[in-house]
RNA sequence: GGUCUAGUGGCGCAAUGGUAGCGCGUAGCUUUCCGGUAGCUAAGGCUUCAGGUUCGAGUCCUGACUGGAUCG
Numbered sequence: 001g002g003u004c005u006a007g008u009g010g011c012g013c014a015a016u017g018g019u020a021g022c023g024c025g026u027a028g029c030u031u032u033c034c035g036g037u038a039g040c041u042a043a044g045g046c047u048u049c050a051g052g053u054u055c056g057a058g059u060c061c062u063g064a065c066u067g068g069a070u071c072g
Base pairs, nucleotide, nucleotide: 001071002070003069004068005067006066007065010024011023012022013021018055026042027041028040029039030038048064049063050062051061052060
């Protein structure tokens, strides 16, 4: 340098072009003498950035940035 791939809460991952969810973690409550376990509830995302297509984009297209794989 070429090609491919990934980027989404603190972490790990989902989401057929149509309200962004799940698990872990965190906080509160119940339970317990206390803790753990278990149960319930809540907070936490403007989906890496800039454009385009579309009635509508995390998803499709273009460019950029960062990480990974591979070829030379």
The RNA shown here (transfer RNA) has 72 nucleotides and comes from Sarocladium implicatum. The sequence is in RNAcentral, with records from ENA. Taxonomically the source falls in Sarocladium (Eukaryota, Fungi, Dikarya, Hypocreales). Its mean pLDDT, the model's own confidence on a scale to 100, is 81. Rfam family: tRNA. By type it is a transfer RNA. About the family: Transfer RNA (tRNA) molecules are approximately 80 nucleotides in length.